[in-house]
RNA sequence: CUCUUAUCAAGAGUAGCGGAGGGACUGGCCCGAUGAAGCUCGGCAACCGUUCAUGUUUUAAAACAUGGAAAGGUGCUAAAUCCUGCAAAAACACAUUGUGUUUUGAAAGAUGAGAG
Numbered sequence: 001c002u003c004u005u006a007u008c009a010a011g012a013g014u015a016g017c018g019g020a021g022g023g024a025c026u027g028g029c030c031c032g033a034u035g036a037a038g039c040u041c042g043g044c045a046a047c048c049g050u051u052c053a054u055g056u057u058u059u060a061a062a063a064c065a066u067g068g069a070a071a072g073g074u075g076c077u078a079a080a081u082c083c084u085g086c087a088a089a090a091a092c093a094c095a096u097u098g099u100g101u102u103u104u105g106a107a108a109g110a111u112g113a114g115a116g
Stems, first nucleotide, its partner, number of pairs: 001116008013041001015040003021031003025085001027083002042077003047073002050069008081108001086105004091101004
């Protein structure tokens, strides 16, 4: 980098260093000298792994399911993935083959696990 798969409306700082940007991209709309990015510490969560309890299958080893714990590997720690982009549906308005509002699905993106 590519593919597969699961999740993405919950949760998490009055901290230290730093010193102007940041929210992937488009168009918006926001955050930021009352301190952005980044680094450290703290915290959240439970994807992987670990571990405990219960149940099921099994001669057994073990596997699976549900619930708990949080020492390890990641991740996350403004706003729904901040909204949006493509398509469909319903009703209404503008108004004419489109625009707007709502919902659903996809695409794109993020993170984990596995494979190449």
The prediction has a mean pLDDT of 82. Predicted 3D model of a 116-nucleotide RNA (SAM riboswitch aptamer (S box leader)) from Peribacillus saganii. It matches the Rfam family "SAM riboswitch aptamer (S box leader)". Gene Ontology term of the family: regulation of gene expression. The source organism's lineage runs through Bacteria, Bacillati, Caryophanales, Bacillaceae and Peribacillus.